[in-house]
RNA sequence: GCUUCCAUAGCUCAGUCGGAUAGAGCGUCCGCCUUCUAAGCGGAAGGUCAGAGGUUCGAAUCCUCUUGGAAGCA
Numbered sequence: 001g002c003u004u005c006c007a008u009a010g011c012u013c014a015g016u017c018g019g020a021u022a023g024a025g026c027g028u029c030c031g032c033c034u035u036c037u038a039a040g041c042g043g044a045a046g047g048u049c050a051g052a053g054g055u056u057c058g059a060a061u062c063c064u065c066u067u068g069g070a071a072g073c074a
Base pairs, nucleotide, nucleotide: 001073002072003071004070005069006068007067010026011025012024013023019057028044029043030042031041032040050066051065052064053063054062
C1' cells in the first nucleotide's frame, strides 16, 4: 500500500435477507425475604446502535467516506 472482518447499555453479546416502543445475561440502584451476609424473588435506571453524508414513506440493518481495532497478502 491492497483486501476482508469487527464497532449495539458499565462488561460480554444477540438483533445486521429494512417495518412500528432496540433486547438478553452479568453488573449497579431500590424493595421483599433473612438475626446479618450471601443466595433467591420483584422492580427501576442506564443506548445520539463509532462519526458524517446518501438511498427510502421508513435505516442498528443498504450504499459512500472517515475514525479506531483485528487478520491476511505484498
A computed fold for a 74-nucleotide RNA from Candidatus Roizmanbacteria bacterium RIFOXYA1_FULL_41_12, annotated as transfer RNA. It matches the Rfam family "tRNA". Rfam links the family to the GO term triplet codon-amino acid adaptor activity. Rfam classes the family as a transfer RNA. The same sequence occurs in records of 6 taxa.